[in-house]
Context: one part of a larger RNA
RNA sequence: CUGUAGUUAAGGAACUCUGCAAAAUCACCCCGUAAGUUCGCAAGAAGGGGUGCUUGGUGUGAAAACCAAGCCGCAGUGAAGAGGGAGGGGCAACUGUUUAACAAAAACACAGCUCUCUGCUAAGUCGUAAGACGAAGUAUAGGGGGUGACGCCUGCCCAGUGCUAGAAGGUUAAAAGGAGAGGUUAGCGGAAGCGAAGCUUUGAAUUGAAGCCCUGGUGAACGGCGGCCGUAACUAUAACGGUCCUAAGGUAGCGAAAUUCCUUGUCAGGUAAAUUCUGACCCGCACGAAAGGCGUAAUGAUCCCUUCGCUGUCUCAACUACAGACUCG
Numbered sequence: 001c002u003g004u005a006g007u008u009a010a011g012g013a014a015c016u017c018u019g020c021a022a023a024a025u026c027a028c029c030c031c032g033u034a035a036g037u038u039c040g041c042a043a044g045a046a047g048g049g050g051u052g053c054u055u056g057g058u059g060u061g062a063a064a065a066c067c068a069a070g071c072c073g074c075a076g077u078g079a080a081g082a083g084g085g086a087g088g089g090g091c092a093a094c095u096g097u098u099u100a101a102c103a104a105a106a107a108c109a110c111a112g113c114u115c116u117c118u119g120c121u122a123a124g125u126c127g128u129a130a131g132a133c134g135a136a137g138u139a140u141a142g143g144g145g146g147u148g149a150c151g152c153c154u155g156c157c158c159a160g161u162g163c164u165a166g167a168a169g170g171u172u173a174a175a176a177g178g179a180g181a182g183g184u185u186a187g188c189g190g191a192a193g194c195g196a197a198g199c200u201u202u203g204a205a206u207u208g209a210a211g212c213c214c215u216g217g218u219g220a221a222c223g224g225c226g227g228c229c230g231u232a233a234c235u236a237u238a239a240c241g242g243u244c245c246u247a248a249g250g251u252a253g254c255g256a257a258a259u260u261c262c263u264u265g266u267c268a269g270g271u272a273a274a275u276u277c278u279g280a281c282c283c284g285c286a287c288g289a290a291a292g293g294c295g296u297a298a299u300g301a302u303c304c305c306u307u308c309g310c311u312g313u314c315u316c317a318a319c320u321a322c323a324g325a326c327u328c329g
Stems, first nucleotide, its partner, number of pairs: 001324008010315002014313001019310001027051005036041001038149001052071007072076001084308007091300002096108002112147007124133003150295004155225003160222002162218005169213003175207002180202005187194002226244005253287001254284001265281005
């Protein structure tokens, strides 16, 4: 010097991305316990006190427990094992699940909600098929999509795309149809040529389904949810008006947010001092209503902020033990 374990004056987070790590708390009994709340919880909240031994008493089947007096130590759950606590906020309701071996989470799942398909030889899935699952089930069932407890709610747009219903008209395949045309040649003709039947190569009109066009519906379907100009008796702002465009121009709620570029926005709080944090404001670069919106008790090895306790994290380092390193063998 390195590792492991331990102790430390005064201070006590000044360390640091971060109290990371360590320290502290810790068992059992008694007292006591706030906001909030879905009345279950929160809660071991918090915060206090007790705990050994001896004698006597009470007590018991015997104990334990209890009462009183006394005794010893720095220390009595005498060693070991055994919650740190509180306040505020984000996210996710919760218990669960996950990247076997760098991610455990706010991701996935979830109960609940909703849309849609499916009438049974069900839809759907696997298989070339036989067949099987679905299901020895039957719409209170089964498949698929989305959302994600609960509470309050879930606005406008059907123009485009999709889905769905419709059938008058337009368009349209195979097929049917066969007008007409070409080839061949019995025959006719002096020749040029014409040319029946058959065979053959083609082939117009016409008939002809779904689909598409078309007419409706449909958003917890894919999705979308404006611009410019003016206006009030200070100024500023604009309830109000005009105009252009659109299928319709973002409602409620929330908002510098896990979303805010400018930005360390502005104000307030907390600090001596805060780009974080909390509460507000709204100028939302670029929130917004089941790719759900906003709340929410409880829960969380979750993330952020503050605080009490506690400490070698630090000021600032020292010492001890053991194992190495080093020297000799």